[in-house]
Overview:
Predicted 3D model of a 735-nucleotide part of an RNA (large-subunit ribosomal RNA, domain II) from a bacterium. Rfam family: Bacterial large subunit ribosomal RNA. The sequence was found in a public genome assembly.
Context: one part of a larger RNA
RNA sequence: GCCAACGAGUUUAAGUAUACAACUCGACUAAGUCCUUUUGGGACGGAGUCAUAGCGAAAGCGAGUGUUAAUAGCGCGCCUAUGGUUGUAUGCUUAAGACCCGAAGCCAAGCGAGCUUGCCAUGGCCAGGGUGAAUCUCGAUGAAAAUCGAGAGGAAGCCCGAACCCUUGAGCCGUGCAAUACUCUGGGAUGAGCUGUGGUAAGAAGUAAAAAGCUAAUCGAGCUUGGUAAUAGCUGGUUCUCCCCGAAAUAGUUUUAGGACUAGCCCUUCGCGAAACCUUCCGGAGGUAAAGCACUGAAUGGAUUAUCGCGGGUUUUACCUAGAUAUUCCAAUCAAACUCUGAAUGCCGGAAGAUUAAUACGGAGGAGUCAGACUACGAGGGCUAAGCUUCGUGGUCAAGAGGGAAACAGCCCAGACCUUAAUCUAAGGUCCCUAAAUUUUUUCGAUUUUAAUCGGAAUAUUUUUCGCGACUUGUCGUGAAAGAUAGAGCUAAGUGUUUUAAAGGAUGUAAUAUUCCUGUGAUAGUUAGGAAGUUAGCUUAGAAGCAGCUAUCUUUUAAAAAGUGCGUAAUAGCUUACUAACUAAGGAAUUUUGCGCCGAAGAUUUAUGGGGCUAAAGCUCAGUACCGAAGAUAAGGACUCCAUUGCUUUGCAAUGGUGUGGUAGGGGAGCAUCCCGUUCGUAAUGAAACUUUGCUGUAAGGCAGGGCGGAAUGGACGGGAGAGAGAAUGUUGGC
Repeated sequence: GCCAACGAGUUUAAGUAUACAACUCGACUAAGUCCUUUUGGGACGGAGUCAUAGCGAAAGCGAGUGUUAAUAGCGCGCCUAUGGUUGUAUGCUUAAGACCCGAAGCCAAGCGAGCUUGCCAUGGCCAGGGUGAAUCUCGAUGAAAAUCGAGAGGAAGCCCGAACCCUUGAGCCGUGCAAUACUCUGGGAUGAGCUGUGGUAAGAAGUAAAAAGCUAAUCGAGCUUGGUAAUAGCUGGUUCUCCCCGAAAUAGUUUUAGGACUAGCCCUUCGCGAAACCUUCCGGAGGUAAAGCACUGAAUGGAUUAUCGCGGGUUUUACCUAGAUAUUCCAAUCAAACUCUGAAUGCCGGAAGAUUAAUACGGAGGAGUCAGACUACGAGGGCUAAGCUUCGUGGUCAAGAGGGAAACAGCCCAGACCUUAAUCUAAGGUCCCUAAAUUUUUUCGAUUUUAAUCGGAAUAUUUUUCGCGACUUGUCGUGAAAGAUAGAGCUAAGUGUUUUAAAGGAUGUAAUAUUCCUGUGAUAGUUAGGAAGUUAGCUUAGAAGCAGCUAUCUUUUAAAAAGUGCGUAAUAGCUUACUAACUAAGGAAUUUUGCGCCGAAGAUUUAUGGGGCUAAAGCUCAGUACCGAAGAUAAGGACUCCAUUGCUUUGCAAUGGUGUGGUAGGGGAGCAUCCCGUUCGUAAUGAAACUUUGCUGUAAGGCAGGGCGGAAUGGACGGGAGAGAGAAUGUUGGC
């Protein structure tokens, strides 16, 4: 992991609601006693309980009573057998282990020091080598003390290093050889040493050269059993079927926030009976959007007046002025906590109408929900950031399948009872992947009419072939034939092709509007001119059109700047403006748009989903056709509820109509298993079980045949439960 078996709302008591039953001018017995065919049944038993009258704290009064000074008023009652009691069943509540499994823990009584820690008693062990303390002896010196030398000696928590004890570092192992080992390396190794045996101290206690270490692979409180089914607002699991309805993720309160209670929303049932929803009309309240500046504030420019005016100026005890503050006026603004104004929606009330098996409201019983998500719009917070967060109003998901969006809970379309190689559509699509258009000019004729089909002709574009001509010899022009293309435009960037790029830049291209020049010749081009006073003045080493400053005149001219740009040290040189001639028909500037260009950098594979696409298969506008869903329709079938009709009432049948997605959850109806009662059966001519085939029911299931098996077992009607497994790191067994 798989298979099989086992495995979770039970029982008792009390309460409450519903259904049914019995009795009711009340209902029921409890303990107990007696009898009996004794897990049982029958009789007795009225003690007691509920009901029969309420009100009041009570005395008490009583269809009334309490309050009160009150006979007023008000509260609770009476005037209802639609009641009462008891029993059974079912739902729920409370108390109990209370649907099942699950802690870490707490307490008690015992068992442990054969592991380990300390201690006690009694034993054992430590190769070899080195260093060489005290002390002693001898010798020398010395008056002595003593010093020096030599020898003996053998101290030490001394040194090196086996046994022994330990375990520093690394490797290895890491379903191991091993629940701590192995290999190499390393520390101690006469000591606070190691070790055998026996003894002793323990659970809030021991022991500890102290690490909360150790106390039997367990220690910040051992182990075993018991209290004990501890408790768990937490996690997991909770077993057959079909039918009807169907939520919530909000508010208030909470040592409350992942829990609960009440309300809201759901279900069942009873009552009421249109009170409900929608549309139109009528009447209301309101201060949002917008707008405005009349208030409150903010804030820009100008003018005016008043005060100040230390700065500036001047004619200086003063005046003018920059400026500051305030007033008034003009112009133009801003506001969630501004309003002289002021909608649309929405809300409240009334009337009419329409719709209806729906709704609203009230009572009773049963719930679940209190983590919501995205999306559109209106707002707060944030950065007008977030797949962010907090509200409001809708939608979808949640609890919703199907089609579209490549894939994609929350987006778009659309709400799945079942069946069908049927039809029509939605969103979205129609070149291929991939269902559907590679759809669309003008005109004539024919066929069955306008549609549709077929054929001819024309126009435009375009491809190929051929002929002729020209020259630049591979192009152009022209003619013919054959073929293809065709709504109106735009784009040339593979822009784009289902989503987002900015500021800024540009003779991209198409359109738009306005102005100017132009056969009295524009613009571009070619040829020619482009001069003189003068090297203007100043400045400067120099400054001559062209470093810089100032001025920018006059003359000759068709025209020519005291000079547009290169250039020189300064000149020179080139060029432009300007003019003429030649040529020849458009040229220049600005404005507003469409589609494009640059701006534009990312990590596996380049990325409209891919292929690919260019008079598109792109973008804009228009037309027609088609595809496309579990939608609608068609045909057949099933069930729910409602209405009508019929029948033998509950119910059944027919006709017509509504409806049949569904989590939590509520309600209804059934299937199967085991046992009991009554009754009827089956079985050695083969029961159950197992296995296989077929038939049948909407399902749980049922029936029949074959095989195997070898002794029990089924139908109907009632009753009772240890009553249904795929999940619980479920339990046991097997593989």
Its mean pLDDT, the model's own confidence on a scale to 100, is 81.